A computed fold for a 348-nucleotide part of an RNA from an uncultured bacterium, annotated as small-subunit ribosomal RNA, central domain.

Context: one part of a larger RNA
RNA sequence: UUGGGUUUAAAGGGAGCGUAGACGGGGGAUUAAGUCAGUUGUGAAAGGCUGCGGCUCAACCGCAGCACUGCAGUUGAUACUGGUUCCCUUGAGUGCGGUUGAGGGUGUGUGGAAUUCGUGGUGUAGCGGUGAAAUGUUUAGAUAUCACGAAGAAACUCCGAUUGCGAACGCAGCACACUAAUCCGCUACUGACGUUGAGGCUCGAAAGUGUGGGUAUCAAACAGGAUUAGAUACCCUGGUAGUCCACACGGUAAACGAUGAACACUCGCUGUUGGCGAUACAAUGUCAGCGGCCAAGCGAAAGCAUUAAGUGUUCCACCUGGGGAGUACGCCGGCAACGGUGAAACUC
Numbered sequence: 001u002u003g004g005g006u007u008u009a010a011a012g013g014g015a016g017c018g019u020a021g022a023c024g025g026g027g028g029a030u031u032a033a034g035u036c037a038g039u040u041g042u043g044a045a046a047g048g049c050u051g052c053g054g055c056u057c058a059a060c061c062g063c064a065g066c067a068c069u070g071c072a073g074u075u076g077a078u079a080c081u082g083g084u085u086c087c088c089u090u091g092a093g094u095g096c097g098g099u100u101g102a103g104g105g106u107g108u109g110u111g112g113a114a115u116u117c118g119u120g121g122u123g124u125a126g127c128g129g130u131g132a133a134a135u136g137u138u139u140a141g142a143u144a145u146c147a148c149g150a151a152g153a154a155a156c157u158c159c160g161a162u163u164g165c166g167a168a169c170g171c172a173g174c175a176c177a178c179u180a181a182u183c184c185g186c187u188a189c190u191g192a193c194g195u196u197g198a199g200g201c202u203c204g205a206a207a208g209u210g211u212g213g214g215u216a217u218c219a220a221a222c223a224g225g226a227u228u229a230g231a232u233a234c235c236c237u238g239g240u241a242g243u244c245c246a247c248a249c250g251g252u253a254a255a256c257g258a259u260g261a262a263c264a265c266u267c268g269c270u271g272u273u274g275g276c277g278a279u280a281c282a283a284u285g286u287c288a289g290c291g292g293c294c295a296a297g298c299g300a301a302a303g304c305a306u307u308a309a310g311u312g313u314u315c316c317a318c319c320u321g322g323g324g325a326g327u328a329c330g331c332c333g334g335c336a337a338c339g340g341u342g343a344a345a346c347u348c
Base pairs, nucleotide, nucleotide: 004319005318006317007302008301012316014203015202016201017200021196022195023194025088026087027086028085029084030083031082033081034080035077036076037075038074039073040072041071042070048066049065050064051063052062053061054060091193092190093189094188095186096185097184098183100181103179104178106177107176108175109174110173111156115151116150117149118148119147120146121145122144126137127136164171165170208249209248210247211246212245213244218242222238223237224236225235260315261314262313263312264311265310268293269292270291271290272289273288274287275286276285297304298303321348322347323346330341331340332339333338
C1' cells in the first nucleotide's frame, strides 16, 4: 500500500461557513469524450508458448504459427457516465399566515435577598473556629440584636423539570428596544439552484497575557496556627494575583453522546415539548424535537436499536503494538505562557 477499522480495545477534526475537488433527482433531444465492437498500422530481433524439423537422444540449434493483454488512426454502436440544449417538481430555496424558546449581543431602566463595610442604639464578656485546639478578633466595647446608610460593570432563591434554545463553546431575576433562527400550516413562486468539503476564513469553557477601570464575595501564590516521625498537604485564621467590566491577544479541555456530516429504508409500546387537526358527538391522528423500554438486525461483550452502534449510498477526518513522545529538531503562529505540525536512536 491493499485489506480492515474508528462508543468503551489504536483511531471522528472542538464547532460552523465555504474554495478547489469528489459525488449527485425525473423526462426528451443532440453529441460521441469515457465505454463497447469491427478494421488498418505499429507492437525489432533474441527470449516465451504450440507444432514440425536438424545434430544417434537431450541440452543446443533451425523453420512456421501464436502471444506480445499496449498505443495510434479509422468506421460504427449509444444502454450507462460526461458535454450541450429544452422541459418537469418530489430534493433545495423563496413567499404568505401563524408559532416557540434561559438563541444572540448592545443599550436603557428596574427588583428583592444575601455578603462585607460604615454610623448610631440596646447590651456585656466573650466571639470565632475544630476531631480537639491554636493562630485571629474583642473592655479603644466585639459577637448577638435593632435602625439607617454605602459598595460590587458580584450572583439571581422559589418557578426548575427525565424541560427549552443554540453549530459548538454555551445560555436563567424582571421589562423595553434591536437582531438571528427553528417548527407548523398554505402550496403562490424559482426550477436541481443539491450533499460533502483538502486548503482557507470565522467562532470557540476555564485558566493565562497586555492596557485601562473595578474589587463585595471567594481565593492560586504567600504568611501564620494546627496535625504529623516529617507535612513545602489535607483542617483552621488571614490573604495578593485572579474572579467582574471595556478593548486586544491566546486557541486549548474527559471541547464527551468518549459516537463526523448528509440522504433513503427497516416491528412496536410509553412519557413529554411546540405547531396543525379535533374540541365533549372530543381526547384513535399528523409533523418537528427531547426522553424511557423493547423486535429484527448488529456487536467481543457491555450494549445500540426510526435521535442506530441496523441495511445501503456520497464526501471529509483519523488509526496501524507498548515505551521513548505529543518529546527532539526544523518550520509556522504568539507579547509571553505556550499552541500547531511532528520524528528517530534505543528498548520490551